[in-house]
RNA sequence: UUUCUGGUAGCUAAAUUGGUUAAAGCAUUUGGUUGUUAACUUAAAGAUUGUAGGUUCAAUUCCUACCCAGAAAG
Repeated sequence: UUUCUGGUAGCUAAAUUGGUUAAAGCAUUUGGUUGUUAACUUAAAGAUUGUAGGUUCAAUUCCUACCCAGAAAG
């Protein structure tokens, strides 16, 4: 330098060829249980879906450029 893969909640991570509240687990907070903690259990909060544009009635999804991480080739 070129090609490919990936970037979504604090962490991990799903989302069936674009469709109506973006799941889930761990962690955090709250209630219950217990003499207390742990464990168990109830509920809640937490996401500008890497950035900026474009297409579309509608974009995590499609297109373009750029940024970051990794792999391969030279």
The RNA shown here (transfer RNA) has 74 nucleotides and comes from Pleonosporium sp. It is recorded under the gene name trnN-GUU. It matches the Rfam family "tRNA". The family's RNA type in Rfam is transfer RNA. Rfam describes the family as follows. Transfer RNA (tRNA) molecules are approximately 80 nucleotides in length. Taxonomically the source falls in Pleonosporium (Eukaryota, Rhodymeniophycidae, Ceramiales, Ceramiaceae). Its mean pLDDT, the model's own confidence on a scale to 100, is 81.